[in-house]
Context: one part of a larger RNA
Formats: sequence, structure tokens, C1' cells
RNA sequence: UUGGGUUUAAAGGGUCCGCAGGCGGGUCAGUAAGUCAGAGGUGAAAGUUUGCGGCUCAACCGUAAAAUUGCCUUUGAUACUGCUGGUCUUGAGUUACAGUGAAGUGGCUGGAAUAUGUGGUGUAGCGGUGAAAUGCAUAGAGAUCACAUAGAACACCGAUUGCGAAGGCAGGUCACUAACUGUAUACUGACGCUGAUGGACGAAAGCGUGGGGAGCGAACGGGAUUAGAUACCCCGGUAGUCCACGCCGUAAACGAUGGACACUAGCUGUCGGGCAUUAGCUCGGUGGCCAAGCGAAAGUGAUAAGUGUCCCACCUGGGGAGUACGUCGGCAACGAUGAAACUC
Repeated sequence: UUGGGUUUAAAGGGUCCGCAGGCGGGUCAGUAAGUCAGAGGUGAAAGUUUGCGGCUCAACCGUAAAAUUGCCUUUGAUACUGCUGGUCUUGAGUUACAGUGAAGUGGCUGGAAUAUGUGGUGUAGCGGUGAAAUGCAUAGAGAUCACAUAGAACACCGAUUGCGAAGGCAGGUCACUAACUGUAUACUGACGCUGAUGGACGAAAGCGUGGGGAGCGAACGGGAUUAGAUACCCCGGUAGUCCACGCCGUAAACGAUGGACACUAGCUGUCGGGCAUUAGCUCGGUGGCCAAGCGAAAGUGAUAAGUGUCCCACCUGGGGAGUACGUCGGCAACGAUGAAACUC
């Protein structure tokens, strides 16, 4: 490489958009590039295969045929693919109406809790633990009441709930933006699928500049525990966590399951819509159990890991190693790409 694979054994890119490329619905006509058939030319010799022959046999040699799977020219065929021109509506999209949601961005705003401050009441403890101690407190703490200030997060509703491409998204309300679903079938008429390179987005932590800082809390200090305790437990506590702008670009970024389309028994919940308004039927999601099938098994099973088609990505024994070197990106941290020797 071929082959075989990629939920869990090695292996699905974090997600989407999309240039090139690959692949692509029904029907009619034309063309004849691919494709198929006939004919001609060429495809050196030797070699190879087969028949026959010559050396006593064989090796070896001679001779004839085949083969030389190819290329060129030409004459035809037209099912399929391509190309050209029509046409169609089921794929895709547009429109109208109805509806859905924690989808996004920005503003305004609410209550509970916590902390702090001031004042009142009030007196000796509070706090913490397995037990303690550090800590706080007669300079009046903790408790309780009133007022004020601050930041962060939004109890109940709340749910195998919903939305989003993924990351992710939850108090209320307003504005702007996007999406999805159903019904109607009015319109376009294959406009589609995938997508190397590329681009955009991308949790947490981290970085830069400027704010903010209640609670929590790496580092750090102290108290315990212990043989020790650079921990687990306790008292404190800086960065950070929050906001704005700019970087970083990684995660068990997981359904450990790439995307699209078609087909293949059922039962039962639930969310959104439509029709019937009694049962129920139907479309789109989201769960559970199972048929056939698949699977090494666990399991999966119309939301497939079944049966098929198309496109992309990736794997090829363990360690060395996601390391070294080089290159690219980054302020840095580091990221991307990514070996070999050696060894089992």
C1' cells in the first nucleotide's frame, strides 16, 4: 500500500460555515467523451506457454502456433455515466398564517441571604471539632432590633422539561438579533449532500490594561492529627472568581458513537404544533422497554452500534512520546504539526 476497522480493545476532527474537489432526483430530445461490438495497423528479436522435431536422454537448440491483457485509425451500438437543450415536482428553498423556547446582545429593575458600618437592647461568652486548639470577645463580642452601604448568585417554579452548531444557557422586564416547529399548499424549479486547505465560534484555568472585590478561595501563615503530615479537619487569607476591552485555543470539548439521505415489527411516557374535540390520528423533538438484525460481550435496536449509498476525518503492537528537532502561532504560559535510535 491493499485489506480490515474507529461506543468500551489503536482509531470520529471540540463545533459550525465554506472555496477547490468528490458525489448527486423524475422525464424527453440531441451528442457520442467514458462504455460496448466489428474491422484494419502496430505491439522487434530473445524470453514465456502449447504442438512437433534435432543432439542416445536432459539441460540446450530448431520450427510452428498462441500470448503480448496495450496504443492508433475507422465503422457501428446508445442501456448507464458525462456534455448540450427542454420539461416536471417529490429533494432544497421562498411566501402567508399560527405558535415555541433558561437561544444571543444591550439596558433598566426586584427580593431573600451574606458581609460591613452606625445606633438601640443586653451580658459573658462566641465560634469550631471526632475531640480540641489557633481565632473573635468586658476597648462590650455572639444574640436581637432599626437604618445604611457593597458585591456576587438567583430559593420555590424545576422536570429523563426546554433552547442552542458545539462550548453552553435559569429572578423580572424592555429593545434589538437569530433560530425552530406546524398548517396551507401560493411561488422558484435540483438551486442539493459532503467538504482537504481556509475562516468563524469555542468551558475552566491562565495572560495584558483599567475597574471591582460581599462570599468563596490555589499560594501562604497559624491550630490540630500523625512516627512524620509540605495533606485530609479547623481559624485566617493573596491571586483568582465579577465587569469592560484584547489575547490564549485547550478539556473525560463524551452519546468516549462525524455529516447527509433512504429503508426495516411493536409497546409505553413526555414537550411543541395540527385535525378530531370521546377514544384517538398525525408532524417535529425528547425518554424508557423490546422484534428482526447486529455485536467478542456489555449492549444497541427508526434518536441504530441494523440494511444500503455518498463525502470527510482518523487507526495499524507496548514503551521511548504527544517527547526531540525543525517550522508555524502566542506577550508569556504554552499550543499545532510531529519522528528516530534503543528496548520488550